[in-house]
Predicted 3D model of a 378-nucleotide RNA (Bacterial RNase P class A) from uncultured Thiolapillus sp. The prediction has a mean pLDDT of 77. The RNAcentral record of the sequence draws on MGnify. Its Rfam family is "Bacterial RNase P class A". Gene Ontology terms of the family: ribonuclease P activity, tRNA processing and dimeric ribonuclease P complex. The model forms 95% of the base pairs in the Rfam consensus.
RNA sequence: GAGACGGCCGGAUAGCCGCUGUCGCCUUUGGCGAUGGAGGAAAGUCCGGGCUCCACAGGGCAGGCUGCCAGGUAACGCCUGGGGGGCGCGAGCCCACGGAAAGUGCCACAGAAAACAGACCGCCUACCCCGGCCCAGGCCGGGCGGCAAGGGUGAAAAGGUGCGGUAAGAGCGCACCGCGCUGCCGGUAACGGCAGUGGCAGGGUAAACCCCAGCCGGAGCAAGACCAAAUAGGGAAGCGCGCAUGUCUUCCGGCAUGCGGCCCGUGGCCCGCGGGUGCUUCCGGGUAGGUCGCUCGAGGCGUCCGGUGACGGGCGUCCCAGAUGAAUGGCUAUCGCGGCGGCAACGCCGUUACAGAACCCGGCUUACAGGCCGUCUC
Repeated sequence: GAGACGGCCGGAUAGCCGCUGUCGCCUUUGGCGAUGGAGGAAAGUCCGGGCUCCACAGGGCAGGCUGCCAGGUAACGCCUGGGGGGCGCGAGCCCACGGAAAGUGCCACAGAAAACAGACCGCCUACCCCGGCCCAGGCCGGGCGGCAAGGGUGAAAAGGUGCGGUAAGAGCGCACCGCGCUGCCGGUAACGGCAGUGGCAGGGUAAACCCCAGCCGGAGCAAGACCAAAUAGGGAAGCGCGCAUGUCUUCCGGCAUGCGGCCCGUGGCCCGCGGGUGCUUCCGGGUAGGUCGCUCGAGGCGUCCGGUGACGGGCGUCCCAGAUGAAUGGCUAUCGCGGCGGCAACGCCGUUACAGAACCCGGCUUACAGGCCGUCUC
């Protein structure tokens, strides 16, 4: 100088004016005093749990999620340690990392062929057939054929390199590497090492269907519990008018309808017209509203012990927001920080990133001006 990893801060102090929770006092719809009052992500609401209500013998189907091994944890898709693969000189970083010899599907373009593989260019003429030339047998051309080494296409084409071999070739043979199987050894395991053996299974894709294994009941603090106005409606009891008709009943009486009466509106009043059928008390459901749930918790800090570590245990100590048309703010001064100018003293300007609790925790992910510390690599 360039990097890698981990941790932390994210304005300070003072004064003044406000907002809000709790406690105390008072002259109590309020006032005074004391004291507490946003974050590392309070965010996204993506996982996991506590708590609450509903459901539930057990099991299965469907659906969803996860997917190397071991451990941690209340639990997890999180974390730690390890294995394997990839990237980097390195510190280190990344990986849904079970199964493609159960079945099905898909594989654009290019290419001869994209799958029970294939032959465009190319290579070959040993065997067989035809023609020509010399004619002892060869040479040339063609056919029938052989091959998959080389070229070409592609993300991907029957493992790679080399030697032998052959007409040319080819695991055809051999050596090494790769792969499969078997055995032994190491490891809790994932897996690794060694030896033997088979010339060697037949492309890829499962964050495609699917198969295998494991886990999962549903809804959420607007959960849920309690108190409880006004109005309307429901039930019960008591009180309260007349007439007519119908109906039930032995009677008392009940019910329905109509008219009158009564009440309301219109109107100065009457007639008329329109509307309504009573009053009191009690009960229960429920709305507005209020109270609880509500913040002491898988809690913070310090220290010791166990563990490589995540983490666990012991002891000590602390109490640290609980609002609900929803508080946590504003101004001034000094310092700090940043920018500009200046050799400097200093002067001028700015006052700040992302964002803001809403039942509570454990994670993950995302956003973030500026700054600090530690370890390590080249």